[in-house]
Context: one part of a larger RNA
C1' cells in the first nucleotide's frame, strides 16, 4: 500500500459497486423453456340470448389435451476433477462439419399405407399400461423427373516441394420435394363469384458461394518434490480392415521391436487456465472474487438415443448411495438456476416488482414465454461525495485540571449578537430512460393491377423503477461525532492511584513508593462516519 474480509467500539445522508472464500453438504415450497390454429384432425364446460322445450344462436372453431414443426446444445450456476494441446499465443486442416441467416442456380409432378387424439373394453393402490375400432397432416413410405451432386471408369488443363488440390468435357449407376395464407377474373368451366388458372408472400427440395459456430493436428509458454530414476505391451512403428463429419492404435487382425528419460521420463503432492488484479521506481513477487474469453462438471459411476449440434443442469436407460409415497406387488426425486431452509463456519442478503428497456426462443403478425436482464430490499463490505453550522464575540465568565499560590490552561471555546438552510421535516409540481410496433396517410419501385410485397417520409399504443430523481415554497441551529494513541521507533505530558502486585507489550522493553510505558483524570496528537485489532499478500 492492498482486501469478496472478520471482530470490537461508534454511527447522520446520498451515489456507484460488491456480498457462502467453509460442506461439489442435504434440501420443504414457489418460480427459472417454451411457442406456433397462417402444418393437422378433433373440439368442450360455464355464461348470455331465443325456444314449438326437440333444440338453435353467440361466446368460438375459444380453452385444455393430442399429432406435427422449431427451440430446449443458448441464456443462468459452480470449480469438484484436470499438470492436460485444458489454457495462452502463433500456425495448419490438400484430413473436416455447420440448423437458422444472406446471395446465386435449378425444381416443387404423381401415388399409397398407417397412427395418436377420439370411442369401447380391460389391468393397476398409484405411477402408468394393454386390446379392438375410426381419422388427418408441412408426420411416414414408394414412384417420376435430375440442371446439379455423389460413386466407380477413362481424357485434358492448371496449381502445389510433395501428399495431392482446383477446373473442363465424356459415357454408366445412385439421390429430391409439402404445402399454407392473401389478392384477381382477360382467357377455360359452372355462368352469381367461385374453381382450374394467374399473381404475391411464407415455406419445401437439390446444388454452389458466403457468414457464423465448431471438431482435429502442431511449435512455443506458464507449479512443487530426485527423500520419485528408470518407465512402457496397444506399448512404438508398419500393412490391411473397421469406425468417424474427419486424421490417427481411435479399434481389430497380422508383422517388426521398438518408444520415452537427468534439457527430469515414470511416480507423488497441489491447482481450473487466461485477459487481468494487488504490490513494486522497475525487474520481480503474490494472486485469478466481481466483469470478459476458454475449459470442465450437473446426486455418484457408466452408456447410448434424438438431433445441424449433446453423450445433454431443470431429457432417456442401467447400477449405487440417500430421501419420499405405497394397498408391500411397485413407484417418485436430484437447487453447483432465482429466492429460501437446515448444517458447517469468524463470516456473506429478499421465499420482492416488472417484462417498460436491452437481449433470447417461437410466431406472418398481434402476441406468449423469459428468477437472462432491468429495478427495488438488506449489509459502513468497499470507493467517492456531503453534513453535523458560518461570522462576530475577553470581565479572557463559571466549572474542571495544574500550580512555585503570583498565576497558567481548557479558550473565541462557551454564553451573547448577526446570519444561512445542504441533509432532516411539512406542502406543491414532477421526469429522462420511449426507440418505435400493429395500423394508417403520402411518395417511389415491382406488377396486367389502384391487391399483395419492397424502400422512404409523416401520424400513431406502451414505464417495473415511481409520485422515485429533480425543481419550488415553508420550518428551526433546531435532529446528526466518534475511535485510537501520547517512553523510543512515532505526531502528542502532567497529576492521582498502584507498588515486580494489578497490569501493558508490534520490537526494544515498562511495573520492586514521586511510573511521561499499568489504571483513572485533565490536557494533547492523529484520523474521522468511521477508528482500531486480527488475518493474508507485496
Nucleotide at each position: 500500500a492492498a482486501c469478496g474480509a472478520a471482530c470490537g467500539u461508534u454511527a447522520g445522508c446520498g451515489g456507484c459497486g460488491c456480498g457462502c472464500u467453509u460442506a461439489a453438504c442435504a434440501c420443504a415450497u414457489g418460480c427459472a423453456a417454451g411457442u406456433c390454429g397462417a402444418g393437422c384432425g378433433a373440439g368442450a364446460a360455464a355464461g348470455g340470448g331465443c325456444u314449438u322445450c326437440g333444440g338453435c344462436c353467440c361466446c368460438g372453431g375459444u380453452a385444455a389435451a393430442g399429432c406435427g414443426g422449431c427451440g430446449c446444445a443458448c441464456g443462468g450456476g459452480u470449480g469438484a476433477g484436470u499438470a492436460a494441446c485444458a489454457c495462452g499465443u502463433a500456425g495448419g486442416u490438400a484430413a473436416u462439419c455447420u440448423a437458422c441467416c444472406u446471395c446465386c442456380c435449378a425444381g416443387u409432378g404423381g401415388u399409397g399405407g398407417a397412427u395418436a387424439a377420439c370411442g369401447u373394453u380391460c389391468c393397476g393402490a398409484a405411477a402408468g399400461g394393454a386390446a379392438c375400432g375410426c381419422u388427418a397432416a408441412u408426420a411416414c413410405a414408394g414412384c417420376a423427373u435430375a440442371a446439379g451432386a455423389c460413386c466407380a471408369c477413362a481424357g485434358c488443363u492448371u496449381c502445389g516441394c510433395a501428399a495431392g488440390g482446383a477446373g473442363c468435357a465424356g459415357a454408366g449407376g445412385u439421390c429430391a420435394a409439402a404445402g399454407c395464407g392473401g389478392g384477381c377474373c382477360a382467357c377455360u368451366a359452372c355462368u352469381u363469384g367461385u374453381a382450374a388458372g394467374c399473381u404475391c408472400g411464407c415455406g419445401c427440395u437439390g446444388g454452389g458461394a458466403g457468414a457464423u459456430g465448431a471438431g482435429c493436428c502442431u511449435g512455443c509458454g506458464g507449479c512443487c518434490c530426485a527423500u520419485c530414476a528408470g518407465c512402457u505391451a496397444g506399448u512404438u512403428g508398419g500393412u490391411a480392415g473397421g469406425g468417424u463429419a474427419a486424421u490417427g492404435g481411435c479399434c481389430u487382425a497380422c508383422c517388426a521391436a521398438g518408444g520415452c528419460g537427468a534439457a527430469g521420463a515414470c511416480g507423488g503432492g497441489u491447482a481450473g487456465c487466461u485477459g487481468g488484479u494487488c504490490u513494486g521506481a522497475g525487474a520481480g513477487g503474490a494472486u485469478g472474487a466481481u466483469c470478459a474469453g476458454c475449459c470442465a462438471c450437473a446426486c455418484u459411476g457408466g452408456a447410448a438415443c434424438u438431433g445441424a449440434g449433446a453423450c445433454a443442469c431443470g431429457g432417456u436407460c442401467c447400477a449405487g448411495a440417500c430421501u419420499c409415497c405405497u394397498a408391500c406387488g411397485g413407484g417418485a426425486g436430484g437447487c453447483a438456476g432465482c429466492a429460501g431452509u437446515g448444517g458447517g463456519g469468524a463470516a456473506u442478503c429478499u421465499u420482492g416488482c416488472g417484462c417498460a428497456a436491452u437481449g433470447g426462443g417461437c410466431g406472418a403478425a398481434a402476441g406468449c414465454c423469459u428468477g437472462a436482464c432491468g429495478c427495488a430490499g438488506c449489509g459502513a463490505c468497499g470507493c467517492c461525495g456531503c453534513g453535523u453550522g458560518a461570522g462576530u464575540g475577553a470581565u479572557g465568565a463559571a466549572g474542571g485540571c495544574c500550580u512555585u499560590c503570583g498565576g497558567g490552561u481548557u479558550g473565541u471555546a462557551a454564553a451573547g449578537c448577526u446570519c444561512u438552510g445542504u441533509g432532516g421535516a411539512g406542502g406543491g409540481g414532477g421526469a429522462c430512460g420511449a426507440a418505435u410496433a400493429a395500423g394508417u396517410u403520402c411518395c417511389g419501385g415491382u406488377u396486367a393491377a389502384u391487391a399483395a410485397c419492397c424502400g422512404g417520409a409523416g401520424c400513431g399504443a406502451u414505464g417495473a423503477c415511481g409520485g422515485u430523481a429533480c425543481c419550488c415554497c415553508u420550518u428551526u441551529a433546531g435532529c446528526a461525532a466518534g475511535c485510537a494513541c501520547c517512553g523510543g521507533c512515532u505526531a502528542a505530558c502532567u497529576c492521582u492511584g498502584u507498588g515486580c502486585c494489578a497490569g501493558c507489550a508490534g520490537c526494544c522493553g515498562c511495573g520492586g513508593u514521586a511510573a511521561g510505558a499499568c489504571a483513572g483524570a485533565g490536557g494533547g496528537u492523529g484520523c474521522a462516519a468511521a477508528c482500531g485489532u486480527u488475518g493474508u499478500u507485496c